[in-house]
Molecule: transfer RNA
Organism: bacterium
RNA sequence: CGGGGCAUAGCGCAGUCUGGCUAGCGCGUCUGCUUUGGGAGCAGAAGGUCCUCAGUUCGAAUCUGAGUGCCCCGACCA
Numbered sequence: 001c002g003g004g005g006c007a008u009a010g011c012g013c014a015g016u017c018u019g020g021c022u023a024g025c026g027c028g029u030c031u032g033c034u035u036u037g038g039g040a041g042c043a044g045a046a047g048g049u050c051c052u053c054a055g056u057u058c059g060a061a062u063c064u065g066a067g068u069g070c071c072c073c074g075a076c077c078a
Stems, first nucleotide, its partner, number of pairs: 001074007010027004020058001029045005051067005
């Protein structure tokens, strides 16, 4: 330098292809109940600029363009 993949809650991920209700699941966290206590269980809650910016659209996590970061392959250099 070229090609490809990934970026969504604290962690791990789904959803994207084919735009459409309030963005979800598991674990974790918090509160309450239960227990002598811990653990487990039950009930509830909090937690998200969907990497950034711009565009298209009535409507964008989803489509388009550019950029950033990480990973892989190749080229180049040595």